Annotation: Predicted 3D model of RNase P RNA and transfer RNA as a complex of 448 nucleotides. The coordinates come from a structure-prediction model, not an experiment, and the mean pLDDT is 81. It holds a member of the Rfam family "Bacterial RNase P class A". Its family is annotated with ribonuclease P activity, tRNA processing and dimeric ribonuclease P complex in the Gene Ontology. By type it is a ribozyme.
[in-house]
């Protein structure tokens, strides 16, 4: 310098004018006016997870139910994040069989193409258990967990035959064939034929040993060869009480405390499935009636920025500094001018941490490979 | 704003890991003088994108669309 890849940040800018709205101050009897200052996002979205906050026992026990699932760490918590392990796929680069072309000092060399091997940084993985049990596998196939269709074998036994041989009783799972999947693979031995039946090499599983906090890895010894599916039931481990700001609290106005049902204490209702426990007691539910008002919760927070220290990192400690939307038919907009790379997706509604989805473009950095130079 | 549920031919609607029923409607035929009714036959569907699985409408995620419920007082 080029290519690839990952991460972080920004989200048209400046000026003028006219509006809308929160807060503070001034003025005014009030409506309003004036001044100062703040006014959407990285996703405010989907509401998919987790927490704060509030009410119901300061959320209690058991069952049912649900969620998560390699290991270690971070965190208020998480299904999130960081680091690591294992597995999968695979681009570039590299190596290479073959084919074509060019060149050749006939040894080769170079280019292109179909493939193969190996595959950096990086990507992807719902990644506990199938050697606890139950279940499932259409069609095909003999057989989908105990079977033999074609096939191979007649060594032993019985019968026939002088014999060769044949039949029966049987043995086998190597080969064919079916399938998505067929009971470790290759070779040698062995055998009547065969088979992990034995051996060598390789693969996988378990136990022991060594390293590591651990997932796991290593290599040797011994034992073994048990197919798949748990996003099937299930088992194991961990976690989860329910509801949601229309939660909840206060004030005011108005109406009929009217009708019906349940149950009236071994009860009813609440505690959002069941049992207990707890709480309340004239209580609960339905119909009917009234109102369509205000205040609060409401934004100073697991807060932003800067520095420093610890940590590979996520993150944490300490110090300094700043205040940065809070509406309630719901504000955050419009016009003009200039500039450029011509501007995407999109709008808060209690608040945070994540994930997912949408998104014109721009900027910065890390890592890997290649080339050149020192 | 919050919470819950659903999506299968034109319409309604069952189903479930192994070729998605059924009714109405449509089309063709029979019947009829022509129709209606009736009878026979026939076409057409799992919202979309991924994943698990040999195999997905079904099981599990993402997205899209649709529906329902939730204010205060006595």
């Nucleotide at each position: 310098g080029a290519a690839g890849u990952c991460c972080g940040c920004c989200a048209g800018g400046c000026a003028g004018c006219c509006g809308c709205u929160g807060u503070g101050g001034g003025u005014g009897a009030a409506a309003g006016c004036c001044c100062a200052u703040g006014g959407a996002g990285g996703a405010a979205a989907g509401u998919c997870c987790g927490g704060g906050c509030c009410c119901c026992a300061u959320a209690g026990a058991g069952c049912a139910g649900g969620a998560u699932g390699c290991c270690g760490g971070c965190u208020a918590a998480c299904g999130g994040c960081c680091g690591g392990g294992c597995g999968c796929a695979g681009c570039a680069a590299g190596c290479u069989u073959c084919g074509c072309c060019a060149u050749u000092u006939c040894g080769g060399u170079g280019g292109c193409g179909c493939g193969g091997c190996c595959c950096a940084a990086g990507g992807c993985g719902a990644c506990g258990g199938a050697a606890a049990g139950u279940g499932c596998a259409a069609c095909a196939g003999a057989a989908a967990c105990a079977u033999a269709c074609c096939g191979c074998c007649c060594a032993a036994g019985u019968c026939c035959g002088c014999a060769a041989g044949g039949a029966c009783c049987g043995g086998c799972a190597a080969g064919g064939g079916u399938g998505a999947a067929a009971u470790c693979g290759u070779g040698c031995g062995g055998u009547a034929a065969g088979a992990g039946c034995g051996c060598a090499c390789g693969g996988c599983c378990g136990u022991a040993c060594u390293g590591g906090c651990g997932a796991c890895a290593g290599c040797u010894a011994c034992g073994g060869c048990g197919g798949g599916c748990a996003a099937a039931c299930c088992c194991c481990a961990u976690c989860c009480g329910g509801g949601g700001c229309a939660a909840g609290g206060c004030c005011a106005a108005a109406u009929a405390g009217g009708g019906g049902a349940g149950u009236c204490a071994u009860g009813a209702c609440g505690u959002u499935g069941c049992u207990c426990g707890c709480g309340u007691c004239g209580c609960u539910c339905c119909c009917g009636g009234g109102u369509a008002g205000g205040c609060u919760g409401c934004u100073a927070g697991a807060g932003g920025c800067c520095g420093u220290c610890g940590g590979c990192a996520a993150c944490g400690g300490c110090g300094g500094u700043c205040c940065c939307a809070g509406a309630g038919g719901a504000a955050u907009g419009g016009c003009u001018g200039c500039c450029c790379a011509c501007g995407a997706c999109a709008g808060a509604a209690c608040c945070c941490g994540g994930c997912u989805u949408a998104u014109c473009g721009g900027c910065g950095g890390g890592c890997u490979u290649c080339c050149a130079c020192u | 704003g919050g919470c819950g549920c659903g999506a299968u031919g034109g319409c309604a609607g069952a189903g479930u890991g192994g070729u998605u029923a059924u009714g109405c409607a449509g089309c063709g035929g029979c019947c009829u003088g022509c129709a209606a009714a009736g009878c026979c036959g026939u076409g057409g569907a799992c919202g979309u994108c991924g994943g698990u699985u040999c195999g997905a409408u079904u099981c599990c995620g993402g997205c899209u669309c649709g529906c329902g419920c939730c204010u205060c007082c006595a």